Context: one part of a larger RNA
RNA sequence: GAUAAACGCUGGCGACGCACGUAAGACAUGCAAGUCGAACGAACUUAAUUGAGAGCUUGCUCUCAAAGCGGUUAGUGGCGGACUGGUGAGUAACACGUAAGCAACCUGCCUAUUAGAGGGGAAUAACAGCGAGAAAUCGUUGCUAAUACCGCAUAUGCUGCGAGUACCGCAUGAUACAAGCAGGAAAGGAGCAAUCCGCUAAUAGAUGGGCUUGCGUCUGAUUAGUUAGUUGGUGGGGUAACGGCCUACCAAGACGAUGAUCAGUAGCCGGACUGAGAGGUUGAACGGCCACAUUGGGACUGAGAUACGGCCCAGACUCCUACGGGAGGCAGCAGUCGGGAAUAUUGCGCAAUGGAGGAAACUCUGACGCAGUGACGCCGCGUGCAGGAAGAAGGUUUUCGGAUUGUAAACUGCUUUUAACAGGAAAGAAAAAAAUGACGGUACCUGUUGAAUAAGCUCCGGCUAACUACGUGCCAGCAGCCGCGGUAAUACGUAGGGAGCGAGCGUUAUCC
Numbered sequence: 001g002a003u004a005a006a007c008g009c010u011g012g013c014g015a016c017g018c019a020c021g022u023a024a025g026a027c028a029u030g031c032a033a034g035u036c037g038a039a040c041g042a043a044c045u046u047a048a049u050u051g052a053g054a055g056c057u058u059g060c061u062c063u064c065a066a067a068g069c070g071g072u073u074a075g076u077g078g079c080g081g082a083c084u085g086g087u088g089a090g091u092a093a094c095a096c097g098u099a100a101g102c103a104a105c106c107u108g109c110c111u112a113u114u115a116g117a118g119g120g121g122a123a124u125a126a127c128a129g130c131g132a133g134a135a136a137u138c139g140u141u142g143c144u145a146a147u148a149c150c151g152c153a154u155a156u157g158c159u160g161c162g163a164g165u166a167c168c169g170c171a172u173g174a175u176a177c178a179a180g181c182a183g184g185a186a187a188g189g190a191g192c193a194a195u196c197c198g199c200u201a202a203u204a205g206a207u208g209g210g211c212u213u214g215c216g217u218c219u220g221a222u223u224a225g226u227u228a229g230u231u232g233g234u235g236g237g238g239u240a241a242c243g244g245c246c247u248a249c250c251a252a253g254a255c256g257a258u259g260a261u262c263a264g265u266a267g268c269c270g271g272a273c274u275g276a277g278a279g280g281u282u283g284a285a286c287g288g289c290c291a292c293a294u295u296g297g298g299a300c301u302g303a304g305a306u307a308c309g310g311c312c313c314a315g316a317c318u319c320c321u322a323c324g325g326g327a328g329g330c331a332g333c334a335g336u337c338g339g340g341a342a343u344a345u346u347g348c349g350c351a352a353u354g355g356a357g358g359a360a361a362c363u364c365u366g367a368c369g370c371a372g373u374g375a376c377g378c379c380g381c382g383u384g385c386a387g388g389a390a391g392a393a394g395g396u397u398u399u400c401g402g403a404u405u406g407u408a409a410a411c412u413g414c415u416u417u418u419a420a421c422a423g424g425a426a427a428g429a430a431a432a433a434a435a436u437g438a439c440g441g442u443a444c445c446u447g448u449u450g451a452a453u454a455a456g457c458u459c460c461g462g463c464u465a466a467c468u469a470c471g472u473g474c475c476a477g478c479a480g481c482c483g484c485g486g487u488a489a490u491a492c493g494u495a496g497g498g499a500g501c502g503a504g505c506g507u508u509a510u511c512c
Stems, first nucleotide, its partner, number of pairs: 001511003005508005012381003016377002018374002020339001025337003029334003034079003039076002042073004049066008086292003096216007105209002110205007118152001120150002127142006158183004164177003168173001188197003218264003225255003230252008267289004271282004294315005317328004345371001347370003353367001354365004384414004394405004419449006428439001456501005461482003467496005477484002
């Protein structure tokens, strides 16, 4: 000098930041991922209208039925739940950083371009009936729709096999053309319509990912040998893709004092702190990457996961149970218990920014924007200003003359930042108009009142700025180092005075 700090004493305000470092311990409760009725059937509800009947005030009221504008949504279906948000347990590794490569790869939504969408089928949830169960939930029979599912047709281009030709390269090879054979698509919705939104195939792009490689990346030799899918090859399988990735066979290799293996520790980086620099330390907040989601394992779906708020199995734990069986996962935001020296509200809002869905209106969004708590940090402001000597009283001290506190106070005049009250009042809101603000009646402005509401902490032997008195008497105690205290202690305790910093001041811890 610095800090995600803690503790002691003290504490007026504002702006901007930061806030479980320990138990990746366990979690009550609420919320954190939905959306689309312009994909679909169905159910419920319902304005105006029509018809029938009843009542009578004879043109109104009531009831029923038809058709139906509109609304709601349990289910099927689509897209999104792989983003956002959290944590740092594991990991010494192509995990990360940096520089390259893929002639060995994928890419939903988006952009551009080309071509296309013909004609059929069989189901199933919802629903209804019956049944089982304490429940969670499930069985069975029957009915029905689709942008759900399945054949057929067509397809230059696409995929596979292909006599070859041209050209290029970086070894396998790449690109272009190529007769022929084989294979493979589609879905509709809204609107009077125009058209719009979707669908299928293909090419290119963009974005996002996957894989490979060079270099860099802590400590220990009181860890010296390690390794059998191990190292390489061939055939096969698998993958989007290369590859012992997997498998059968063959060979016996591969790594290692330039530190293998083993053990310990650790998420990595941009950065941050310090330092003249070189360097050292560190990785909170913000940003990038990785890993994880009660522990371990597994796959499914999907463009993308081996998936925090999805599924299955096993373990531990908690809860419900009719004992047969079930339910759960805060390292999301709040919050609770526990642990700890120690770390906040079970708040408001989608107004802004951004995200998901939707044609849109809009819905959802503990992301985010705000407010609340904490002097935890940094910065700013204030706690008055001027005059005022009888140098008052009081305190302390004294050589008893005085000295000092000290212009300090009182007293006089002034001001009002802040404070309290009252009035006004934003920006943040966006390309014509209108509407839309959680914060918030907040910031800010004006007025009124009145010095009014606001100072402490540490130190005073030397280092190191600042001295006297009393008490104590190697006791009580102090102390960062030297050291102080045994009867005149500037070093202990108290008081007066002084020095330093100041809404803080000291102590402790850690780094340079």
A computed fold for a 512-nucleotide part of an RNA from an uncultured bacterium, annotated as small-subunit ribosomal RNA, 5' domain. RNAcentral holds the full RNA, with entries from ENA, Greengenes and SILVA. The coordinates come from a structure-prediction model, not an experiment, and the mean pLDDT is 82.